Predicted 3D model of a 344-nucleotide part of an RNA (small-subunit ribosomal RNA, central domain) from a metagenome.
The coordinates come from a structure-prediction model, not an experiment, and the mean pLDDT is 89.
Rfam family: Bacterial small subunit ribosomal RNA.

Context: one part of a larger RNA
RNA sequence: CUGGGCGUAAAGAGAAUUAAGGCGGUUAUGUAAGUCAGUGGUGAAAUCCCUCGGCUCAACUGGGGAAUUGCCUUUGAUACUGCGUGACUUGAGGACAGGAGAGGAAGGCGGAAUUCCCGGUGUAGCGGUGGAAUGCGUAGAUAUCGGGAGGAACACCUGAGGCGAAGGCGGCUUUCUGGACUGGUCCUGACGCUGAUAUUCGAAAGCUAGGGGAGCAAACAGGAUUAGAUACCCUGGUAGUCCUAGCUGUAAACGAUGGAUACUAGAUCUUGCAUGAAUUUGCUUGGUCGAAGCUAACGCGUUAAGUAUCCCGCCUGGGGAGUACGGUCGCAAGGCUGAAACUC
Numbered sequence: 001c002u003g004g005g006c007g008u009a010a011a012g013a014g015a016a017u018u019a020a021g022g023c024g025g026u027u028a029u030g031u032a033a034g035u036c037a038g039u040g041g042u043g044a045a046a047u048c049c050c051u052c053g054g055c056u057c058a059a060c061u062g063g064g065g066a067a068u069u070g071c072c073u074u075u076g077a078u079a080c081u082g083c084g085u086g087a088c089u090u091g092a093g094g095a096c097a098g099g100a101g102a103g104g105a106a107g108g109c110g111g112a113a114u115u116c117c118c119g120g121u122g123u124a125g126c127g128g129u130g131g132a133a134u135g136c137g138u139a140g141a142u143a144u145c146g147g148g149a150g151g152a153a154c155a156c157c158u159g160a161g162g163c164g165a166a167g168g169c170g171g172c173u174u175u176c177u178g179g180a181c182u183g184g185u186c187c188u189g190a191c192g193c194u195g196a197u198a199u200u201c202g203a204a205a206g207c208u209a210g211g212g213g214a215g216c217a218a219a220c221a222g223g224a225u226u227a228g229a230u231a232c233c234c235u236g237g238u239a240g241u242c243c244u245a246g247c248u249g250u251a252a253a254c255g256a257u258g259g260a261u262a263c264u265a266g267a268u269c270u271u272g273c274a275u276g277a278a279u280u281u282g283c284u285u286g287g288u289c290g291a292a293g294c295u296a297a298c299g300c301g302u303u304a305a306g307u308a309u310c311c312c313g314c315c316u317g318g319g320g321a322g323u324a325c326g327g328u329c330g331c332a333a334g335g336c337u338g339a340a341a342c343u344c
Base pairs, nucleotide, nucleotide: 004315005314006313007298008297012312014201015200016199017198021194022193023192025088026087027086028085029084030083031082033081034080035077036076037075038074040072041071042070049065050064051063052062053061054060091191092188093187094186095185096183097182098181103177104176105175106174107173108172109171110154115149116148117147118146119145120144121143125136126135162169163168206247207246208245209244210243211242215241216240220236221235222234223233258311259310260309261308262307263306266289267288268287269286272283273282274281293300294299317344318343319342326337327336328335329334
């Protein structure tokens, strides 16, 4: 390589969109490129294989045949694939009518709580811990009442609930806006699936510039603990956390499970819509348990890890190593690509 695989053993790219490519519904007809059958030519000889000979045998060697799985030519076949033309409606999309939703962006508003400031009451403690101490407090703290400032997050509702491609999304409200679902008719007529490269999105942390800064809190300081304590505990506390504009492009980015389509017992709960007299039925969404089957087992099981098809990505013993070198991207941190020697 062939092959075998990718939930947990190595292996599904973090996600989506798309140009190339690959693959592609039903039907009629034409063509005959692929495909299939036959003819002719070629496919050097030797070698290999079969057979008959020659050296006493064999090796060796001579004759004949087969083979040379290929290419070209030509005559046919037309099921399948391709190509051309026409048609169809089930795939796909659109129109119409609906309800659901923390889907996204921008603006406005709200209450609770923490902290700080001002004022009142009030007096000796408060705070913190396993116990303490550092710390705060007679310059009046803690507690309590009134007023004010500011930032961040939105209790209950909240659900194994919903929405989103993923990351993710939760106070209320306005504007703009994406997607999915349901219903019954109409329209287009295969317009589809996947997708190397590419492009876009992408938690947290981090970076650049400018704001902001209540609480929390890497670093740092102090107090404890301890043999030590560069920790766990405590008192403080700066980046950061927040906003705007950019960059970064990674995560146990997980369902550790790529996308699409079809098929294969059910039971039960659930979201949304429709239906119905009904504890009904249909589609859709998210769960649990389970037939067949699958699996090394665990488990999966109409939301498959079952049965099949199409396309992409990836794996090939452990360490060395996601390292070195080179390339490329980045302000940097670093990302992507990605070995070998050696060793077991």